[in-house]
This is a predicted structure of a 399-nucleotide RNA (Bacterial RNase P class A) from a soil metagenome.

């Protein structure tokens, strides 16, 4: 120098004005619980709060049991509450390499589908070629003739799948014997596949060996099948106070149960005296839930790792028409100009510590821009998406 991989930060500091929550004075009002104004103090978003794409705490249903139907994962082995996360490790691809990438069970259980080109794409086919038979032409040769012979092309009927050409894909690769010309038809090897079997390795899965017939197509982000998981809804869950209205009709039912859990459907369970329409009336407020939790950091043990145990210290957002901004000054990061200093080229000519141009640039001085993506809403693991700029660390390939 080019790359490759992980971590991390993502603008500080002081005024100011304004906004939420908590706390604390002062004023008022009060139905004595507390409201409202204002005043001081402290405290106020992320690495992604983000898209709601998985997995879970928590909360309620009748603790939710079996069948089917539907979803969802799919190499192995771990880690976790759990996962479709996340490590490790196989297999198959690309890269010299470091290292990337894989929607990675099954296609001798069915079924479908394989565009365009092609003859022929699934129990496959013959365009072109290559060979054989036969016709009747023509050329050459031999004969005295009738004819024989040999080569050409062109027609018929057959053989082949080696060689061209299409494809993404065309029924094993090579090389050899055979044959009229070929062919697993045969034969060495070599790849696949099937059984059988030694060895490693918890395992995918890897190295043998020996035997078969000799060859078998892709697609499952088509339908299916085979294993394995999945009850439902959500903080508007759910509870508690308050407070406001007027009632009238209709339909069903009360152990011969109406209707509800159930929200895909049937069975099983459970609750159960009200449930339901339609007309008219009202209300929409306050609090819990609400943030300490599968938490963080640091040591130290165990593990290749993901991650675990054990100590110890850390812990100051909770709005609910939704706060967490604006603005100015100082440093700071990047980028663009311009100077200065400096190195290097050319060229002047009075040979200098000389001028003049053009090139380069680490630090220094001055201007001017720009300094992202975004933004909590019940809470946690993830994933994926977005991102100005900038820091470190381990490694590889080339000099």
């Nucleotide at each position: 120098g080019a790359g490759c991989c992980g971590g991390c930060c993502g603008g500080g500091c002081g005024g100011u004005c304004g906004c939420g929550u908590c706390g604390g004075g002062u004023g008022c009002c009060u139905g004595c619980g507390g409201g409202c104004a204002u005043c001081c103090g402290c405290c106020g978003a992320g690495g992604a709060a983000g898209g709601u794409c998985c997995g879970g705490g928590c909360u309620c249903c009748a603790c939710a049991g079996g069948g089917c139907a539907g979803g969802g994962u799919g190499g192995u082995g771990g880690g976790u509450a759990a996962c479709g996360c996340c490590c490790a490790c196989c297999c198959g691809g690309g890269g010299u390499g470091a290292c990337c990438c894989g929607c990675g069970g099954g296609a001798c259980a069915g079924u479908g589908c394989c565009a365009c080109a092609g003859a022929a794409a699934g129990c496959a086919g013959a365009c072109c070629g290559c060979c054989c038979g036969c016709g009747g032409c023509g050329g050459c040769g031999c004969g005295a003739a009738g004819g024989c012979g040999u080569c050409g092309a062109c027609g018929c009927g057959g053989g082949u799948a080696a060689g061209g050409g299409u494809g993404a894909a065309a029924c094993g690769g090579u090389g050899g014997u055979g044959u009229a010309a070929g062919a697993g038809a045969c034969c060495a090897c070599c790849a696949g596949c099937g059984c059988c079997u030694g060895a490693g390795g918890u395992g995918a899965c890897u190295c043998g060996g020996g035997c078969g017939g000799c060859u078998c197509g892709g697609u499952a982000a088509a339908c299916c099948c085979c294993a394995c998981c999945c009850g439902g809804a959500g903080c508007a869950a759910g509870g508690u106070c308050a407070g406001a209205c007027a009632g009238g009709g209709g339909a069903c039912g009360u152990u011969c149960g109406a209707g509800g859990g159930u929200g895909g459907c049937c069975c099983g369970c459970c609750c159960g005296a009200g449930u339901u329409c339609c007309c008219g009336g009202g209300u929409a407020g306050a609090c819990c839930g609400c943030u300490g939790g599968a938490g963080g950091u640091c040591g130290c043990c165990g593990g290749c790792a993901a991650c675990g145990g054990c100590g110890a210290c850390c812990g100051g957002a909770g709005a609910u028409g939704g706060a967490u901004g604006g603005c100015c000054g100082c440093c700071g990061g990047u980028g663009c100009g311009g100077g200065g200093c400096c190195g290097g080229g050319c060229g002047a000519c009075a040979a200098g510590c000389u001028c003049g141009c053009c090139c380069g640039a680490a630090u220094c001085c001055c201007g001017c821009a720009c300094c992202a993506c975004a933004g909590a809403a019940c809470c946690c693991g993830g994933c994926c998406u977005a991102c100005a700029g900038g820091c470190c660390g381990a490694c590889u390939c080339g000099u």

Its mean pLDDT, the model's own confidence on a scale to 100, is 75. It matches the Rfam family "Bacterial RNase P class A". From the family's description: Ribonuclease P (RNase P) is a ubiquitous endoribonuclease, found in archaea, bacteria and eukarya as well as chloroplasts and mitochondria.